[in-house]
RNA sequence: UGAAAUGGUUGAGGUGCAAAGGCCAUCAGUAUCUUAUUACGGUAAAUCUGCAAAUUGUAAUAAGUGAAAGGGGACUUUGCCGAAAUGGAGUUUUGUUUGCAGACGAAACUUUGUUGGAUUGUAUAUUAAUAGUAUGCAGUCUGUCAUUAUUCUUAGUAAUAAUGGAGUGCUUCCACUUGU
Numbered sequence: 001u002g003a004a005a006u007g008g009u010u011g012a013g014g015u016g017c018a019a020a021g022g023c024c025a026u027c028a029g030u031a032u033c034u035u036a037u038u039a040c041g042g043u044a045a046a047u048c049u050g051c052a053a054a055u056u057g058u059a060a061u062a063a064g065u066g067a068a069a070g071g072g073g074a075c076u077u078u079g080c081c082g083a084a085a086u087g088g089a090g091u092u093u094u095g096u097u098u099g100c101a102g103a104c105g106a107a108a109c110u111u112u113g114u115u116g117g118a119u120u121g122u123a124u125a126u127u128a129a130u131a132g133u134a135u136g137c138a139g140u141c142u143g144u145c146a147u148u149a150u151u152c153u154u155a156g157u158a159a160u161a162a163u164g165g166a167g168u169g170c171u172u173c174c175a176c177u178u179g180u
Base pairs, nucleotide, nucleotide: 001179002178003177006175007174008173011170014081016080017079018078019077020076021075023073024072033064034063035062036061037060038059039058040057046055047054048102049101050100051099052098053097084115085114086113087112088111089110090109091108092107093106094105095104096103116142117141118140119139120138121137122136123135124134125133126132144165145164146163147162148161149160150159151158153156
């Protein structure tokens, strides 16, 4: 002084990601509760299913009373750039009147895959919802690296365009190793 690998470190993409807080609308004049009437019917019916127990109900109409959770919007604060999300497998905890068993959910952790990021359309799923979210497919924009071409030029850099790859990436610096 140059180069590759390894280890550590550093920062960038932008409608960037996630969390918390209070506020606002929606959920909804819904659920629940009260009164009245009618129907079913105590060997019935209802409480996710079965067995047992416990409670006493179930449905409709009218009047009155009247929520909440989840999800959403902008704002503020915080942590960050596999941020985070999601598929499979496993473990633990937990909800549905009580016990046992099942079924359907919810949360946390471990492990292994996928996705650079945003956004539009469409299909499926979810949801009160046409909002939103997740996944798949097809586009658009954008950052990064590589290759090619052109231009400028301090002769290595920069800019533009096209094509392609992926974040276990790219950039900054250091250590170690090695060549001259």
Molecule: Lysine riboswitch aptamer
Organism: Ornithinibacillus halotolerans